[in-house]
RNA sequence: GGGCCGGUGGUCUAGUGGUAUGAUGCCUCCCUCGCACGGAGGAGACCGUGGGUUCGAUUCUCACCCGGUCCA
Numbered sequence: 001g002g003g004c005c006g007g008u009g010g011u012c013u014a015g016u017g018g019u020a021u022g023a024u025g026c027c028u029c030c031c032u033c034g035c036a037c038g039g040a041g042g043a044g045a046c047c048g049u050g051g052g053u054u055c056g057a058u059u060c061u062c063a064c065c066c067g068g069u070c071c072a
Stems, first nucleotide, its partner, number of pairs: 001071007010024003018055001026042005048064005
C1' cells in the first nucleotide's frame, strides 16, 4: 500500500429500510437477624465520524478514523 471482517447502554451482544434485542452490571422494593441467592419493577445506547440516496437509514452507498486478520 491492497483485500476481507468488525465499531450498537458501563461491559458483551441481537438487529440487513419504519426511532433498537437479550445477558451482565447499576438503582428501588420484596424475601433474610443481616448478606448472598431468588422474585418484582426501573434508569441507562438516537447505533465510530462526516456526506449521499430515500417520505424515512443502525440497516443501502461514498470518504475518513479506530481495531482485527490475510497478502505484498